[in-house]
Context: one part of a larger RNA
Molecule: large-subunit ribosomal RNA, domain VI
Organism: Bacteroidales bacterium
């Protein structure tokens, strides 16, 4: 656009797509089996590889807007305390998010048609024959089972409440993020917590500045779990989401 007013919300599944891996161990049992050496089917648990998917409490990584320590120089007029530049100057840590090296969970069970195989009846063909009628078995394959898409499935499905010309509803435009390359989604727009500031708290660094003792300085101690603090939690209209446009369904 379409689905023949719109809006919310829950859903069918035509169809498609995915995923299929496999190793040791015990335990049945030193049993069958074998003269010994050796040494199972079948069944049951148990712990890995490899791969896929999902998360971030925990282990770790990153964290150039978050503390701290420091060299070298400029700078603020000087000490002192700040600030620039030097890869982020360089070192040690570090919240949220993202992440693996991290944690979890997957491959199955089941079922229903078979292959090759193996039978059961059972003739032709008094006999034998699984096959000719007939009938059971029988694979990691095959259709189902699981998982994701999925009604543009032009066949546009259903099923609930609700509003509709007195317009219903969607849209421009703003404020954002759990979304995002735009765009779309999506959560607000004063009948309001959607962003910022503020406050609180959680959290990280690691114990400011001034100060005052101690010490001849370097420095150290107390005041000080201090000071500052990005994204997390939660709470306030202080700012900013203003007025206001536009589209927009009736015909057989």
């Nucleotide at each position: 656009c379409g689905u023949u007013g719109g809006a919310g919300g829950c859903u069918u599944g035509a169809g498609g797509g995915g995923u299929c891996c496999u190793g040791c161990c015990u335990u049945u049992a030193g049993u069958a089996c074998g003269a010994g050496a050796g040494g199972a089917c079948c069944a049951a648990g148990g712990u890995g590889g490899a791969c896929g998917g999902a998360c971030c409490a925990a282990c770790g990584g990153u964290g150039u807007a978050c503390c701290a320590g420091u060299u070298g120089u400029c700078u603020c007029g000087c000490c002192a305390g700040a600030g620039g530049c030097a890869u982020u100057g360089c070192u040690g840590g570090g919240u949220a998010g993202c992440u693996g090296c991290g944690u979890c969970c997957g491959g199955a069970a089941g079922a229903g048609a078979u292959a090759a195989g193996c039978g059961c009846u059972g003739a032709a063909a008094g006999c034998a024959u699984c096959u000719a009628a007939g009938c059971g078995c029988g694979a990691a394959g095959c259709u189902c089972g699981c998982c994701c898409c999925a009604a543009g499935a032009u066949g546009a499905g259903g099923c609930c409440u609700c509003c509709u010309u007195u317009u219903a509803g969607g849209g421009u435009c703003c404020u954002g993020g759990g979304a995002g390359a735009c765009u779309a989604c999506c959560a607000g727009g004063u009948u309001g917590a959607u962003a910022g500031g503020c406050c609180g708290c959680a959290g990280g660094u690691a114990u400011a500045a001034g100060g005052u003792c101690a010490g001849a300085g370097a420095u150290g101690g107390c005041c000080u779990c201090a000071g500052c603090c990005g994204a997390g939690c939660g709470g306030u209209a202080c700012u900013a989401a203003u007025u206001a446009c536009c589209c927009a369904a009736a015909a057989a």